[in-house]
RNA sequence: GAUAAAUCAAGAGCGAUGGGGAGGGAAUUGGCCCGUUGAUCCAUCCAGCAACCCUGAGGCGACUCGAAGGGUGCUAAACCCAACCCGUUAAAGGGAAGGAUUUCGU
Numbered sequence: 001g002a003u004a005a006a007u008c009a010a011g012a013g014c015g016a017u018g019g020g021g022a023g024g025g026a027a028u029u030g031g032c033c034c035g036u037u038g039a040u041c042c043a044u045c046c047a048g049c050a051a052c053c054c055u056g057a058g059g060c061g062a063c064u065c066g067a068a069g070g071g072u073g074c075u076a077a078a079c080c081c082a083a084c085c086c087g088u089u090a091a092a093g094g095g096a097a098g099g100a101u102u103u104c105g106u
Stems, first nucleotide, its partner, number of pairs: 002106002004103005013046001015045005023034003028083004047075003052071003056065003079098001084095003
């Protein structure tokens, strides 16, 4: 990096310090929002959310329950909304595609 599976309308700092300096919210388009009162991003620290893997218990097994020590992850807005298909008078709704996170094997 690719592949497979699971989850993604819940939750949690606009936190502090340093760096950096104009864009950013995955890509394209249209919106909407954030950003020199310094965003997105990087590093460190503290706090928090959550429960995918390890650790505990039960089970033949698929799995279930508990915990939050370890490994991740996450802490603006539904994956911010829509754009492809089905569906509808129009909606609602459903499904894809893409993306993000975790895990097994290769």
A computed fold for a 106-nucleotide RNA from Candidatus Levyibacteriota, annotated as SAM riboswitch aptamer (S box leader).
The sequence is in RNAcentral, with records from Ribocentre.